[in-house]
The part of an RNA shown here (large-subunit ribosomal RNA, domain II) has 682 nucleotides and comes from a Desulfocucumaceae bacterium. Model confidence (mean pLDDT): 87 of 100. NCBI's taxonomy places the organism under Bacteria, Bacillati, Bacillota, Eubacteriales, Desulfocucumaceae. Its Rfam family is "Bacterial large subunit ribosomal RNA". Its family is annotated with structural constituent of ribosome and ribosome in the Gene Ontology. The full RNA is in RNAcentral, with records from ENA.
Context: one part of a larger RNA
RNA sequence: GCCGGCGAGUUACUCUAUGCAGCGAGGUUAAGUGACAGCAGUCACGGAGCCGUAGCGAAAGCGAGUCCGAACAGGGCGAAUAGUUGUAUGGAGUAGACCCGAAACCGAGUGAUCUAUCCAUGGCCAGGUUGAAAUCCCGGUAAAACGGGAUGGAGGACCGAACCGUUUAGUGUUGAAAAACUAUCGGAUGAGCUGUGGAUAGGAGUGAAAGGCUAAACAAACUCGGCAAUAGCUGGUUCUCCUCGAAAUAGCUUUAGGGCUAGCCUCGUGCGUUCAGUUACAGUGGUAGAGCUCUGAUAGGGGUAGGGGGUCCACAAACUUACCAAACCCUUUCAAACUGCGAAUGCUGUAACUCCAGAGCACGGGAGUCAGACUACGGGGGCUAAGCUCCGUGGUCGAAAGGGAAACAGCCCAGACUAACAGCUAAGGUCCCAGAGUGUAUGCUAAGUGAAGAAGGAGGUGGGAUUGCUUAAACAGCCAGGAGGUUGGCUUAGAAGCAGCAAUACCUUUAAAGAGUGCGUAAUAGCUCACUGGUCGAGUGAUCCCGCGCCAAAAAUGAUUGGGGCUAAGCAUACCACCGAAGCUUUAGAUUCUCCGCAAGGAGAGUGGUAGAGGAGCGUUCUAUACGGGCUGAAGGUUGAUCGUGAGGACAACUGGACUGUAUAGAAGUGAGAAUGCCGGC
Repeated sequence: GCCGGCGAGUUACUCUAUGCAGCGAGGUUAAGUGACAGCAGUCACGGAGCCGUAGCGAAAGCGAGUCCGAACAGGGCGAAUAGUUGUAUGGAGUAGACCCGAAACCGAGUGAUCUAUCCAUGGCCAGGUUGAAAUCCCGGUAAAACGGGAUGGAGGACCGAACCGUUUAGUGUUGAAAAACUAUCGGAUGAGCUGUGGAUAGGAGUGAAAGGCUAAACAAACUCGGCAAUAGCUGGUUCUCCUCGAAAUAGCUUUAGGGCUAGCCUCGUGCGUUCAGUUACAGUGGUAGAGCUCUGAUAGGGGUAGGGGGUCCACAAACUUACCAAACCCUUUCAAACUGCGAAUGCUGUAACUCCAGAGCACGGGAGUCAGACUACGGGGGCUAAGCUCCGUGGUCGAAAGGGAAACAGCCCAGACUAACAGCUAAGGUCCCAGAGUGUAUGCUAAGUGAAGAAGGAGGUGGGAUUGCUUAAACAGCCAGGAGGUUGGCUUAGAAGCAGCAAUACCUUUAAAGAGUGCGUAAUAGCUCACUGGUCGAGUGAUCCCGCGCCAAAAAUGAUUGGGGCUAAGCAUACCACCGAAGCUUUAGAUUCUCCGCAAGGAGAGUGGUAGAGGAGCGUUCUAUACGGGCUGAAGGUUGAUCGUGAGGACAACUGGACUGUAUAGAAGUGAGAAUGCCGGC
């Protein structure tokens, strides 16, 4: 891991609701006793007690009333009748209370053969090195001290085996081993190592102290018991079909992943259109927008208190001001916490109409839900960031399959009772992959734009508008001219059209020519432009708007609109056809509710579904009653083209070798795929 078996809402008592049954203003017995009976039990007796028949008041008490009260006022609770016993089922409470699961707590015991420390008594430490004290001799001294030599053999001394340890690295890591091996390393006469016997224990021991050790586990050992501790937590919880069908919110909570009440679901009873939608009318309100009266903010100007500066001045005053600046005036803006205005939606009421639907309301039984998600719109927070967060309104998912979006809970279309080798459509599509147009008409795009992107930029291209010049010859090209006063003045080393400053409507000659458009020079020079003539001969400039394109455009393994590929098979507008879903239709069938009907039957509306509520069934074991089957072959097993919507049920053959079924009731150790489930097999 698989297979097989086992494996989880039970039982007792009390309360409550509903169904059924008995009796009914009553209902009912409990313990116990007696009879029958092999036991289990059955029948009878037993009225104690309990519930109900009257309530109100704290009570005395009064009583269809009573209490508060001065009250014959007003109000509260009552009265105008239905209960009770049993049983089944749903739910609650008390119990282990659906099952498994702690970490723990307490009690009584068992452990020091491991290990910690201690006690008693034994044992062990190759070899080598160093050479303390002391002693002796010599030197030395007044005597000492001191120096030298010899002897000597000290030391938690040195090197290094046994022994004890385990520093570093490697190996090992389902190991050779639940701590080792190899190399290396520390101690090795000591606070040394070790044998044997003994002592100390669980909030206790022991500890050269690491919370270490106390039998491979110690921030409180192990065993049994209290014990089925408790677990607002995790996991699991076993047959079928039918009807309806949620919530992820509010308030409170030592509350936030738990509860309680309400909300939303379901079942029953009652009321019966009260619901909802539309229309009309009557109301409500201060949002969007708008506005600037108010509250504040705000740009320019005027005007004027006050302030600053200046003049004047002993003081006080006076005068002045391209400064700052209230109130006020003109023009101009802004606001969630501004409003002299103000919608659309919304909400409330009244009436009519539509609608009969799993509409509405009340009471009662049963729940589940309290982590929500994305999307569109209105907002707060944030960065007008987030697949962010918090509200509001709608949608979808949640609990929804089907078609589309390549793939894709929350987007678009659409809500799957069953069957069909029938039809029509939605979203979205129709060149091929791949169902359906290489559709029609008119344009646009040349960028593979389409098939990601902004500010900004550009003689891309199509369309529109306004306007200048133009056969008295425009625009572009080509030929020619583009002069003089003058190198204008200032500045400057220089400044001559062209460094810079001021002036620039200077004057002259002209067809025309700026005190000069750009290049250039040290400054001149030189080239060129404006402007003019000629040549040529028909259009040529400027500005704005719209459509589609261009640049802007950089990412890490290989690219790509889903792919191929496309110049339409791209974009815009109009139109026709077709494809396309579990939608709709058609045909057949099933089922729920309502209506019609005596019935048979018919008509209409439904039949996605998690948590959950309700209903109807299948199967297993046993019991009672009735009726059966079986060695001429029961149960069980294997196989098969059978019946039923399903759980499941028949039948036949083979196997098997002794039990077993049907009907109606009853009772449960009553259904397995999951619990890191338990046991067994492989």